Model confidence (mean pLDDT): 85 of 100. The part of an RNA shown here (small-subunit ribosomal RNA, 5' domain) has 524 nucleotides and comes from a metagenome.
[in-house]
Context: one part of a larger RNA
RNA sequence: GAUUGAACGCUGGCGGCAUGCCUUACACAUGCAAGUCGAACGGUAGCGCGGACUUCGGUCUGGCGGCGAGUGGCGAACGGGUGAGUAAUGCAUCGGAACGUACCUUUCAGUGGGGGAUAACGUAGCGAAAGUUACGCUAAUACCGCAUAUUCUGUGAGCAGGAAAGCAGGGGAUCGCAAGACCUUGCGCUGAUGGAGCGGCCGAUGUCAGAUUAGCUAGUUGGUGGGGUAAAGGCUCACCAAGGCGACGAUCUGUAGCGGGUCUUAGAGGACGACCAGCCACACUGGAACUGAGACACGGUCCAGACUCCUAGGGGAGGCAGCAGUGGGGAAUUUUGGACAAUGGGCGCAAGCCUGAUCCAGCAAUGCCGCGUGCAGGAUGAAGGCCUUCGGGUUGUAAACUGCUUUUGUACGGAACGAAACGGCCUUUUCUAAUAAAGAGGGCUAAUGACGGUACCGUAAGAAUAAGCACCGGCUAACUACGUGCCAGCAGCCGCGGUAAUACGUAGGGUGCAAGCGUUAAUC
Numbered sequence: 001g002a003u004u005g006a007a008c009g010c011u012g013g014c015g016g017c018a019u020g021c022c023u024u025a026c027a028c029a030u031g032c033a034a035g036u037c038g039a040a041c042g043g044u045a046g047c048g049c050g051g052a053c054u055u056c057g058g059u060c061u062g063g064c065g066g067c068g069a070g071u072g073g074c075g076a077a078c079g080g081g082u083g084a085g086u087a088a089u090g091c092a093u094c095g096g097a098a099c100g101u102a103c104c105u106u107u108c109a110g111u112g113g114g115g116g117a118u119a120a121c122g123u124a125g126c127g128a129a130a131g132u133u134a135c136g137c138u139a140a141u142a143c144c145g146c147a148u149a150u151u152c153u154g155u156g157a158g159c160a161g162g163a164a165a166g167c168a169g170g171g172g173a174u175c176g177c178a179a180g181a182c183c184u185u186g187c188g189c190u191g192a193u194g195g196a197g198c199g200g201c202c203g204a205u206g207u208c209a210g211a212u213u214a215g216c217u218a219g220u221u222g223g224u225g226g227g228g229u230a231a232a233g234g235c236u237c238a239c240c241a242a243g244g245c246g247a248c249g250a251u252c253u254g255u256a257g258c259g260g261g262u263c264u265u266a267g268a269g270g271a272c273g274a275c276c277a278g279c280c281a282c283a284c285u286g287g288a289a290c291u292g293a294g295a296c297a298c299g300g301u302c303c304a305g306a307c308u309c310c311u312a313g314g315g316g317a318g319g320c321a322g323c324a325g326u327g328g329g330g331a332a333u334u335u336u337g338g339a340c341a342a343u344g345g346g347c348g349c350a351a352g353c354c355u356g357a358u359c360c361a362g363c364a365a366u367g368c369c370g371c372g373u374g375c376a377g378g379a380u381g382a383a384g385g386c387c388u389u390c391g392g393g394u395u396g397u398a399a400a401c402u403g404c405u406u407u408u409g410u411a412c413g414g415a416a417c418g419a420a421a422c423g424g425c426c427u428u429u430u431c432u433a434a435u436a437a438a439g440a441g442g443g444c445u446a447a448u449g450a451c452g453g454u455a456c457c458g459u460a461a462g463a464a465u466a467a468g469c470a471c472c473g474g475c476u477a478a479c480u481a482c483g484u485g486c487c488a489g490c491a492g493c494c495g496c497g498g499u500a501a502u503a504c505g506u507a508g509g510g511u512g513c514a515a516g517c518g519u520u521a522a523u524c
Stems, first nucleotide, its partner, number of pairs: 001524004006520005013371006019364002021329001026327003030324003035074003040071002043067002047065003050061004081282003090207007099199003104195002107192005112146001114144002121136006152161003166187006174181002208254003215245003220242008257279002260276001261272004284305005307318004335361001337360003343357001344355004374404004384395004410460005418451001423445008468513005473494003479508005489496002
């Protein structure tokens, strides 16, 4: 000199954009952060509509819109947080072969025929609660068989084994008392084949310090054969052999998430890894599996432990390193805010619902950038202050005074972009028996904004609402007076102060930076 996720002191007008627990991976009150689908299902508690009855108070009725609880599907493995652990099961770069893949997508083949349950519910109990028991009823895209098997799996090549589910919209003929059958379209379902993206695995090279750590290793190193996995492999096991690593630093100890990058620097280097985006690890501590395409799962389960809470003392409940917020620690780090309008995600045919992701607002000079605190004239060089050789000098065109302007602020008025998708109507086309429904394209069009009456624009009055901080011995730009008297004090280094201190304190004056200025800490 540059820099910072900074803190402290004094001071403080506005705006834009960023950033904001670096310490205790300490403990957490409260609220919210993951739901959705009635176009899978039986139903229908509460709400609205319709119908029937009515003593006008109501009662009944799933008939309709919707829908609590329940069965079922998908999601909950993403998104969000933190950096404890980890010196290599990580990360970075370059390669590899023995793999998996829900949703998306290409192509092919199917979607036939049956069955038994169970929750909800009802009845009866137990318990303070959390919860739970028995009996009975019922449905499905829940569950289980049969058939079929293009292909798939196994194979001794003969064969053997293995699937599925329906729902919704529309409708001409035919059948049917009706529901509907039937046809068709869309969404699904099953079996296979490719793809994309994503993920699992292996190798090479690189990746902090210590030798006051020199030897380490028995599933250890390799083989054969079983087992196991989606998959290679001591991954695991039996047997056999005795190997494997190491001064090119094994092992041990300490420290540490890694890289893109950030800071500095002419560069080489050095230091760091906040924010942003990639990977990894973790979710009160330790262990384990279940479900599932995917987890050994932050807001799932089980066991053990510590801690906290409820209890009727029998027994139960919990996990903010999600967003806010509290206590504690600390020099130190924000609101228990608004909205799903946009972007993205989950579910759904859709409308839509959910979303502390996200977008916004609030707080903080924490940083960067921009703007302002007025402009021009004005000498009798006013008064006051300070200095003085008492002549004067300086503050100083500074003020007063005159004229002008109105950024910012104040008041009033106007006023956005971010919002076109979805929807409705018309139309073309595809499928079709069909001018229906549905899909694709085009045209027209109603509606939808948290921010916010915000940005921005206009009008009005009025210099009105707005300057501090550090320094002035040398380094280093900037000097005098008084007070003090090796005292009080200053100090980054040299050093200053013991009666004429440009170095302490105050004042006047000056210098530097400026809504900041200094100090401290830290890196180059």